Description: This is a predicted structure of a 1405-nucleotide RNA (small-subunit ribosomal RNA) from an uncultured bacterium. Model confidence (mean pLDDT): 82 of 100. Rfam family: Bacterial small subunit ribosomal RNA.
RNA sequence: CCCUUAGAGUUUGAUCCUGGCUCAGGACGAACGCUGGCGGCGUGCUUAACACAUGCAAGUCGAACGAGAAUCUGUGGAUCGAGGAUUCGUCCAAGUGAAGCAGAGGACAGUGGCGGACGGGUGAGUAACGCGUGAGGAACCUGCCUUUCAGAGGGGGACAACAGUUGGAAACGACUGCUAAUACCGCAUGAUACGUAUUGGGGGCAUCCCUGAGACGUCAAAGAUUUAUCGCUGAAAGAUGGGCUCGCGGCCGAUUAGGUAGUUGGUGAGAUAACAGCCCACCAAGCCGACGAUCGGUAGCCGGACUGAGAGGUUGAUCGGCCACAUUGGGACUGAGACACGGCCCAGACUCCUACGGGAGGCAGCAGUGGGGGAUAUUGCACAAUGGGGGAAACCCUGAUGCAGCGACGCCGCGUGAGGGAAGACGGUUUUCGGAUUGUAAACCUCUGUCUUUGGGGGCGAAAAAAUGACGGUACCCAAGGAGGAAGCCACGGCUAACUACGUGCCAGCAGCCGCGGUAAUACGAAGGUGGCAAGCGUUGUCCGGAAUUACUGGGUGUAAAGGGAGCGUAGGCGGGGAGACCAGUUGAAAUUGUUUAAAACUAUCGGCUUAACUGAUAGACGCGUUCCAAAACUAUCACUCUUGAGUGCAGUAGAGGUAGGCGGAAUUCCUAGUGUAGCGGUGAAAUGCGUAGAUAUUAGGAGGAACCCCAUUGGUGAAUGGGGCCUACUGGUCUGUAACCUGACUCUUAGGCUCAAAAGCGUGGGAACCAAACAGGAUUAGAUACCCCUGGUAGUCCCACGCCGUAAACGAUGAUUACUAGGUGUGGGGGGGACUGACCCUUUCCCGUGCGGGAGUUAACACAAUAAGUAAUCCCACCUGGGGAGUACGCCCGCAAGGUUGAACUCAAAAGGAAUUGACGGGGGCCCGCACAAGCAGUGGAGUAUGUGGUUUAAUUCGAAGCAACGCGAAGACCCUUACCAGGCCUUGACAUCCCGGUGACCGACCCGUAAUGGGGUCUUCUCUACGGAGCACUGGAGACAGGUGGUGCAUGGUUGUCGUCAGCUCGUGUCGUGAGAUGUUGGGUUAAGUCCCGCAACGAGCGCAACCCCUAUGUUCAGUAGCCAGCAUUUAGGAUGGGCACUCUGGACAGACUGCCGGGGAUAACCCGGAGGAAGGCGGGGAUGACGUCAAAUCAUCAUGCCCCUUACGGCCUGGGCUACACACGUGCUACAAUGGCGUAAACAAAGGGAAGCGAGAGGGUGACCUGGAGCGAAUCCCAUAAAUAACGUCCCAGUUCGGACUGUAGUCUGCAACCCGACUACACGAAGCUGGAAUCGCUAGUAAUCGCGAAUCAGCAUGUCGCGGUGAAUACGUUCCCGGGUCUUGCACACACCGCCCGUCA
Repeated sequence: CCCUUAGAGUUUGAUCCUGGCUCAGGACGAACGCUGGCGGCGUGCUUAACACAUGCAAGUCGAACGAGAAUCUGUGGAUCGAGGAUUCGUCCAAGUGAAGCAGAGGACAGUGGCGGACGGGUGAGUAACGCGUGAGGAACCUGCCUUUCAGAGGGGGACAACAGUUGGAAACGACUGCUAAUACCGCAUGAUACGUAUUGGGGGCAUCCCUGAGACGUCAAAGAUUUAUCGCUGAAAGAUGGGCUCGCGGCCGAUUAGGUAGUUGGUGAGAUAACAGCCCACCAAGCCGACGAUCGGUAGCCGGACUGAGAGGUUGAUCGGCCACAUUGGGACUGAGACACGGCCCAGACUCCUACGGGAGGCAGCAGUGGGGGAUAUUGCACAAUGGGGGAAACCCUGAUGCAGCGACGCCGCGUGAGGGAAGACGGUUUUCGGAUUGUAAACCUCUGUCUUUGGGGGCGAAAAAAUGACGGUACCCAAGGAGGAAGCCACGGCUAACUACGUGCCAGCAGCCGCGGUAAUACGAAGGUGGCAAGCGUUGUCCGGAAUUACUGGGUGUAAAGGGAGCGUAGGCGGGGAGACCAGUUGAAAUUGUUUAAAACUAUCGGCUUAACUGAUAGACGCGUUCCAAAACUAUCACUCUUGAGUGCAGUAGAGGUAGGCGGAAUUCCUAGUGUAGCGGUGAAAUGCGUAGAUAUUAGGAGGAACCCCAUUGGUGAAUGGGGCCUACUGGUCUGUAACCUGACUCUUAGGCUCAAAAGCGUGGGAACCAAACAGGAUUAGAUACCCCUGGUAGUCCCACGCCGUAAACGAUGAUUACUAGGUGUGGGGGGGACUGACCCUUUCCCGUGCGGGAGUUAACACAAUAAGUAAUCCCACCUGGGGAGUACGCCCGCAAGGUUGAACUCAAAAGGAAUUGACGGGGGCCCGCACAAGCAGUGGAGUAUGUGGUUUAAUUCGAAGCAACGCGAAGACCCUUACCAGGCCUUGACAUCCCGGUGACCGACCCGUAAUGGGGUCUUCUCUACGGAGCACUGGAGACAGGUGGUGCAUGGUUGUCGUCAGCUCGUGUCGUGAGAUGUUGGGUUAAGUCCCGCAACGAGCGCAACCCCUAUGUUCAGUAGCCAGCAUUUAGGAUGGGCACUCUGGACAGACUGCCGGGGAUAACCCGGAGGAAGGCGGGGAUGACGUCAAAUCAUCAUGCCCCUUACGGCCUGGGCUACACACGUGCUACAAUGGCGUAAACAAAGGGAAGCGAGAGGGUGACCUGGAGCGAAUCCCAUAAAUAACGUCCCAGUUCGGACUGUAGUCUGCAACCCGACUACACGAAGCUGGAAUCGCUAGUAAUCGCGAAUCAGCAUGUCGCGGUGAAUACGUUCCCGGGUCUUGCACACACCGCCCGUCA
């Protein structure tokens, strides 16, 4: 310099971390689903080394040999004999051609030779020198082949075949006889062969090896023939192939720790091609093993293949090398070679044949069959090529091989058309109805012909003449024709590229993880569209990757999983300074003819098939070895040396360090005696218990056991557990000092091992006061076989003696050691210096120990921080790898037992977990507030009644509201209407809107018939404008679009509203802090009604809230003065009625006033608080309107609006009647009461705020009264409603179910209204119920308030005890914040976050 290293989802309300799970990539001898045009090259039983029908897979040589069939040739001529002749006796005779002989020929079998040990298959076994790699052989063999030397003389006897006899069903034999050879056997010859002994030379790491000489001994042969040759024998060498030995390397398990007797070695003999316990005899007792022997499990090994950035991990199909095997086990024979896949023998299992006596067989060769299985092909062609066997050769054989067939099984290539083409067609989908999209896509026009189809031609492969091609008339080439025959699969919530409508409704289903589906599903199903890949696409399985999730590269252990309880110490690992040697490790450079790593593969380059896949060539790369050179820093080694590490000596030193013995006092309990009397004891409260047989209490004496008050501690000591009265003896370690002494790296750590080790527990014997599991009793409690409490009490504790156990939150949850790295402040021990000294004390300093706070640094954070959790420091040990199961089971070991150490399987869902953050919560804490409690007043809950609700009932009792925050609520007013409900009767483009067509001229109105009523039928009357064409408007009839719905969903919504709460909070910008969620600000000290204000502060500012601005009210001034008012003046019917006036009241405008402004005190010289003055009002003067961010899927689809769904002669519309008013009961909210602070009667006083024209309605008259008649005035500061009542005065009642109370009921009326029965209000008379102050419980209210009294209004024809307003009279109490409820704020804990109505455990079903 180049190349290379990618992440994401998922734990939480959110965050950081730890940690697992899952996904995206690549690969495959694959399988399955859907689909499928062509070609090339590859590839195809991974399972049952399961069983196999049938055919083929190893033969060949006649030029080794004997015999020799068919057939052919020659010879031969038996036999028959057409025809002819005939004297009929016979004769001639073409032809037919038998046996025999000779020759050719060579089938089947045999003798003999070579081959059959190759080629082909499979992976069962094997953890081994089997494989890989590198060496060795002075310990070996090698047929055919090549080279060289030498030779082949002369004999012999057999056995098959064959013939005969004979056994057997068969397979297969037996006997007798004949015969050949390149079959077999002697003899001769023979060496550089072998052997024996002798004798030279040379060499080696040992045994030994190489080489020379002569002597002796032993061993050979085969012929054939076409005369070219091919064979035969001995020897030497080569080549090829093989056998043997060794170093190194590669699986799991220690819940396999000891194994081994031919075992280890020696001597000698044997065996082998050869070494060796390979085998045998004898001798010795060795050999292997924590560097993992032995045993168990699994497995053929490798080149390579896949993956990966690499290091690695996984794998061992096809091709290639080695090994092993051939139905299972064993054995040898032959041979150069085998212990032999298609040879032999024996045994076993299986199959077949059988005459039952006995025989035959081996597809893990190629096809093929059955079986197994998710799954794997043709009983094909050819020896044309390559190669193999035999042969002199021709040739024969060859399921090796070459080809073809089947399978998308894989890789690679090609195609399914190209260009133009907008009316952006039809159709589909969708829609906001305009459109959008499918989409230049199609149609249509112009082309092309790859593949396909037809026809014609036609290779290389054949090896220098000729002949020879399974593939194959194939590849390839030419021509013709025609867009014709050729696209699917998966996905579309995120990861992850790609979205809509419909169906479904926690169903059906999906899903790799998270998860989706409960009526608007981009997640299910199917459709349209889109995305991706493409003759394939998905799924499943397996491997690697991502996974730094086993971490060599490259992790961790305080709290997430993880430090051993502690010490001593073995093996092992690591290790101080100096100078030297060496060069083993190390580093650097080089060579390699090392015939190394076979070839193939891989990488690069260049070639061959049209390209690619495929394939060829060349080079490279990787590993190992060898040789040589150099360096000497580091490590190791050797020898020398040093003193700082370590140890030792000497002098001191503090201490609950250990062991043994002795001594002491206080207290508890018990015993004895005295005094003394009724209780004691115990608890939250009690009871059991003890006590009149004298307790408790108290005094004295005694016994016994255990523990040691104060000192005492943030202290000291020990390795840890631990150790505390005093004295003595023995004893371990620490620390300090030492320029003085010695050794001279002796150090550190430590697997196994050994020792110690709290409490509980165990064994044996003793002691025993307190305490105290078990147990008993009493309590507690719904129960309480429990906790807490009480009374007793045994093991035990404890102690003494001797043993065992071996574990603890054995904790600093922090292994040991050494060094280094800012400061500050305590404390224990020792030392030194200075100053001062009587001592103490002060200051400074060194070492060792023990604390606190803190900087750098580290850490996920919390935190740690010279006593590290820092220096990613050095070094050693231990331990961890998701949760549960489980520290469990089994096994081994230990233990008397209890149990301990070691330590799984299995299963589960995507988590489990750590630290920190914000909330919520707490029968946690601090501070504060509120009619929250308390202090008070009046009530509710009891009665009657009104009203609402539940429930029940009903044809219907329409619907909604449901703790506070539903229940006199929607409803400010249901006899019809309202009305939504029910029954009955009617209407169907509709009661209402828009559009179209026809008719009429109106509509409206009046009248008649009919009905329960609507509906229905009929009569009369009746337009405007005009350019005269018509137009407008209205009604009616018709068709369809549509209307209509108080039908559903408030959990699809808008809007509106309730509530926390008029509580004081809720946020933002910038900055700062934190990895981050977040924090800060907003916390703190004060103060306030208030996040109100002040001060402080890494914050500074700002916004929404608070307050203020607005309205009413309390005082005054000023302006104005009618319909209001009348002080003074005039008039008067005596009424502000009139003139007049605007002073006053009042009305309506505009102003003023209150701001802690002033004074005193407190406080921090602040904010603010307390008191006072003045003032109508004083510290927010009183009241109203005003409701932050948000919470409750709060309420409302029935105010209204609205998405979606649903109904459409009805879930719409009209009408009559009924219902919403029911009634055993339960609840809420009111009214009226229960009476004398009262009831009744008489005659008197004083308001405010409102309303009034389809209205208020005066005066007057009538009625006991409700009210009626009538109609002055008033659209209102004028008139009317309209008398206010409580109160005060007088009278009466006299404590009673009453002169209280008024329900209920009867009769008679009034008013409204179409109508008062269901179902209105009021009046008069009569009737006169319950009720004598209300259980548990509970509501409201802090001043013009509660309580009490009346008045008005809205709604409304009529109908308030309700609601909303108005004024009159007019209290009591608040010590205070312990408690109840609600809220605010700070802090703390938390396993909650749907947030305590949470989470969660156990039992049962």